[in-house]
């Protein structure tokens, strides 16, 4: 100097997924309570109304279409979404998954319940227009 592996910290990205306190522990990790953020259920009114068929519904940007394939799956496109140290726009680049409820749920005040995981780092790209601030004069 280079490579590999493990741990920790700082800064930052996606995301609701952060902060504080108590107990325990004594890096993280565990249990609990709040605040913040997020989600679901749940009246009148409104909407809709029964049955069958192929039940129906929720979180999420992740929906829909086409082609190949016996299937698993593969390819293309697309609604939509992300893009980095302040914001917006444009271009480029990237994603366009997965999971859950269990025959049940429209909206919905009061009220009730739940989550606060995880995955990442030089396309972490560029330009333009703004905003803020520091230093100097």
């Nucleotide at each position: 100097c280079c490579g590999c592996u493990g741990g920790c910290g700082a800064c930052g990205u996606c995301u609701a997924a952060u902060u504080u306190c108590c107990c325990a522990a004594g890096a993280c990790c565990g249990g609990g309570a709040a605040a913040g953020c997020g989600g679901g259920g749940g009246a009148c009114c409104c909407a809709g109304a029964c049955u069958c068929c192929u039940g129906g519904g929720g979180c999420g940007a992740a929906u829909u279409c086409c082609g190949c394939g016996a299937a698993a799956g593969c390819g293309g496109a697309u609604a939509g979404g992300g893009u980095a140290c302040c914001u917006c726009u444009u271009g480029g680049c990237c994603c366009g998954a997965g999971c859950c409820c269990g025959u049940c749920a429209g909206c919905u005040a009061a009220c009730c319940c739940c989550g606060u995981a995880g995955a990442c780092g030089a396309a972490g790209c560029a330009a333009g227009a703004g905003c803020c601030g520091a230093a100097g004069a």

A computed fold for a 137-nucleotide RNA from an Armatimonadota bacterium, annotated as c-di-AMP riboswitch aptamer (ydaO/yuaA leader). The source organism's lineage runs through Bacteria, Bacillati and Armatimonadota. Model confidence (mean pLDDT): 81 of 100. It matches the Rfam family "c-di-AMP riboswitch aptamer (ydaO/yuaA leader)". Rfam 15.1 lists 7,607 matches to the family in 2,262 species.